[in-house]
RNA sequence: GCCUUUGGGGCAGGGUGCGAUUCCCUACCGGCGGUUAUAGUCCGCGAGCUUCCCUGGUGGAGCAUGAUCCGGUGUGAUUCCGGUACCGACAGUAUAGUCUGGAUGAGAAAAGGC
Repeated sequence: GCCUUUGGGGCAGGGUGCGAUUCCCUACCGGCGGUUAUAGUCCGCGAGCUUCCCUGGUGGAGCAUGAUCCGGUGUGAUUCCGGUACCGACAGUAUAGUCUGGAUGAGAAAAGGC
C1' cells in the first nucleotide's frame, strides 16, 4: 500500500389521559483510541447537517457536537471500591437516550491475509 472480516446497548412495573414505551413515579443502557491503574461525564475521535467548492461522492471545506463530585486505597485512579449526581443527534408521533424511520446505510477503530 491492497484485500477480507468485525464494528451500539436500553422502558420491566405503575399513574394521568380519548390518545403517551414520548408526560409523572420507578426501571434500564453506555461506541472507538489515549491516559502511571480498568473512564458514558478527563483528552481526542465517530455518528448529525449541507449556505459553499469540485471530478457530485464512500470527496473537500464549513456548521453543530451532552454530562461528577465527595470519601477510601495506592507511587500513581474525575478510570478501581463505597456513596451521590448528571448526560444522551436528526425526522415522525401526546413532549422519546430506550419506539418507528433515514439505516441491508455510514463509521472512529479492531483483527486477519497478501

This is a predicted structure of a 114-nucleotide RNA (FMN riboswitch aptamer (RFN element)) from uncultured Phascolarctobacterium sp. Its mean pLDDT, the model's own confidence on a scale to 100, is 82. The model forms 96% of the base pairs in the Rfam consensus. The source organism's lineage runs through Bacteria, Bacillota, Negativicutes, Acidaminococcales and Phascolarctobacterium.